[in-house]
RNA sequence: UACCGUAAAAGCCACACCCGUCGCGAGGCGGGGCCGGAAAGUCCCGGAUUUGCGCAAUUGAAGGGAACUCGCGCAGGUAGCCGGACUGCCAGU
Numbered sequence: 001u002a003c004c005g006u007a008a009a010a011g012c013c014a015c016a017c018c019c020g021u022c023g024c025g026a027g028g029c030g031g032g033g034c035c036g037g038a039a040a041g042u043c044c045c046g047g048a049u050u051u052g053c054g055c056a057a058u059u060g061a062a063g064g065g066a067a068c069u070c071g072c073g074c075a076g077g078u079a080g081c082c083g084g085a086c087u088g089c090c091a092g093u
Stems, first nucleotide, its partner, number of pairs: 002093002005090001012037002017032006035080001041086003045083003048078008
């Protein structure tokens, strides 16, 4: 330096949930908590998913209104959804 994660050692993070707080919302932050993680470290580059707003279309006897699904656009979320990029402890080869 590269590959690798079977065991070990030192450690690290913190699902759900609860409390407080911010947000229209998805969700974020802090504290508790500890399901799990070998990158559960960082980055929205690609996909996926999801929230808000707008448009379009469909349905309904007609009109109006509302709502749902799909599609499109804009603005967000999830890195513990997957891929990708960068960095990293220890052991082994």

Predicted 3D model of a 93-nucleotide RNA (c-di-GMP-I riboswitch aptamer) from Nitrosospira multiformis. The model forms 95% of the base pairs in the Rfam consensus. It matches the Rfam family "c-di-GMP-I riboswitch aptamer". Rfam describes the family as follows. GEMM was predicted in a large-scale screen for bacterial structured RNA regulatory elements. The sequence is in RNAcentral, with records from ENA, Rfam and Ribocentre. The prediction has a mean pLDDT of 77.